[in-house]
Model confidence (mean pLDDT): 88 of 100. This is a predicted structure of an 82-nucleotide RNA (c-di-GMP-I riboswitch aptamer) from a Planctomycetota bacterium. The sequence was found by an Rfam model in a public genome assembly. Its Rfam family is "c-di-GMP-I riboswitch aptamer". From the family's description: GEMM was predicted in a large-scale screen for bacterial structured RNA regulatory elements.

RNA sequence: UCCUCGAAAAGGCAAACCAGUUGAAAGGCUGGGGCGCAAAGCCAAGGGCUGGUCAGAAAUGGCCGGUAGCCGGGCCGCCGAA
Numbered sequence: 001u002c003c004u005c006g007a008a009a010a011g012g013c014a015a016a017c018c019a020g021u022u023g024a025a026a027g028g029c030u031g032g033g034g035c036g037c038a039a040a041g042c043c044a045a046g047g048g049c050u051g052g053u054c055a056g057a058a059a060u061g062g063c064c065g066g067u068a069g070c071c072g073g074g075c076c077g078c079c080g081a082a
Stems, first nucleotide, its partner, number of pairs: 005080002012037002017032006035069001041075003046071002048067008
C1' cells in the first nucleotide's frame, strides 16, 4: 500500500412518528425526531414490492410513475485494531 475484515475514536447518514410543503396516488422535499446503518453514498437497464392506467371473463400482461433503508449488480468512497 492492496484485499478480506469491522475493534476503537472522530466525523457521517437517519426508520417510525410529528409539523410544513409537493403530487391524482404510490411517494418526494424541508424541519423536528432517532429505529437502526460501514456504504443507510450514487445508479431504477435484473428480480421483488408499490401507485395509476390500458387490454383481458379471469389468470395475467403492456405502458407510465415510486422504492437504492427488500435482494442482486455496477460505480465511487472515510477510519484502521485483530